A computed fold for a 332-nucleotide part of an RNA from Lactuca saligna, annotated as large-subunit ribosomal RNA, domain IV.
Rfam family: Bacterial large subunit ribosomal RNA.
Context: one part of a larger RNA
RNA sequence: CUCUCUCUAAGGAACUCGAAAAAAUAGCCUCGUAACUUUGGGAGAAGGGGUGCCUCCUCACAAAGGGGGUCGCAGUGACAAAGCUUGGGAGAUUGUUUACCAAAAACACAGGUCUCCAUAAAGUCGUAAGACCAUGUAUGGGGGAUGGCGCCUACCCAGUAUCGGAAGGUCAAGGAAGUUGGUGACCUGAGGUCAGGGGAGUCGGCAACCGAAGCUCCGGUGAAUGGUGACCUUAACUAUAACGAUCCUAAGCUAGAGAAAUUCCUUUUCGGGUAAGUUCCGACCCGCAUGAAAGGCGAAACGAUCUGGGAAUUGUCUCGGAGAGAGACUCU
Repeated sequence: CUCUCUCUAAGGAACUCGAAAAAAUAGCCUCGUAACUUUGGGAGAAGGGGUGCCUCCUCACAAAGGGGGUCGCAGUGACAAAGCUUGGGAGAUUGUUUACCAAAAACACAGGUCUCCAUAAAGUCGUAAGACCAUGUAUGGGGGAUGGCGCCUACCCAGUAUCGGAAGGUCAAGGAAGUUGGUGACCUGAGGUCAGGGGAGUCGGCAACCGAAGCUCCGGUGAAUGGUGACCUUAACUAUAACGAUCCUAAGCUAGAGAAAUUCCUUUUCGGGUAAGUUCCGACCCGCAUGAAAGGCGAAACGAUCUGGGAAUUGUCUCGGAGAGAGACUCU
C1' cells in the first nucleotide's frame, strides 16, 4: 500500500450526480395514533412508558396481574431483531420481462368498448387428406385498440378504410347474327401439269348484340385510419379585444389539464422553501409542437419505481488518526 473489520475529539451531509455506503431504529407488553379515503384502509402511522433478580399475594404448581425489596452506567444487558416523516410524477393494485450490463413508467390484468362468426362457424396450420378452435354453440369462440374506480369521452364521413344499395356508365372469359380471308369435295371442256364452273365442308380475322364481380355512382359508419385554420380592424390614457370584416375548409381543438416524462427560446415570469435553489412545489398561459379509449382529467391503497424537503443518525466529509486479521514485502 490492498482487502475485511473495530474505535474515533469537535462538527453532522459541509461529501456526492444522488445520504450510494455506513450508522441509527429494532423483540415482547402497554398507552396512544393525523391528513386523506374506494370506509376496507392509512397503521406497527407518528409518539410515549415498561422490561433484571429476590420475596409475598391473587392463582391450577403454567401464564398473567398486584405489593415490597435489591444490584448495575446499562435488565429483549450477548446473539437475534422495522429507521421515520412530508410533497410531487408515472403506473390503479398481486403478477410478468431483456438466462449473462436495463425489473421499469415497459408487458399483462380485471373492467368498459368496437368488430367477425348461426356451426362442415369465423380464425389458424397444411398442396391435400386432415388437425386446432371444440367432444365447444352467441352468458360461446376469434381479432383490434383501451386498461381498476369516479366524472367524462366534443366537432368533421372531404381523403383512406369498411358496410349497405342498385338506376345509369365502364367492363373479361364465353355466346353470337353478320362480314371477310385461306383451303376446297364435286362438275364440264375426248386427254391434260390447262381453262371454265361450282359452292358443301373445314380452318381463320373482324364483329352489331347478350354478358358477373370490380371500378364509377348513391348513402351510412369515428371507442375505424385520420383531421380538428389564416388574416385585418375595433372600447373615452395606454394595453387588451367580448364585437365586426375578409379568405379558405369536410370540420376548424370543445370539456379538461398545461414551461408538463410534452416548452426550443428557457435557469420564462410571479410566489413558496434556502443565507444562497438550472432541481422541487403552487400559480400564470405567450401551447416552437396539450387534449379526450395511440383515451382526457381526478383519486385512496400498493412499490427493490422516479424526483424534491425534513427531524434522527452517522468517518460520506472538514481531515485525518489509532487498532485487529489476511495479503503484498523480506528471509528461509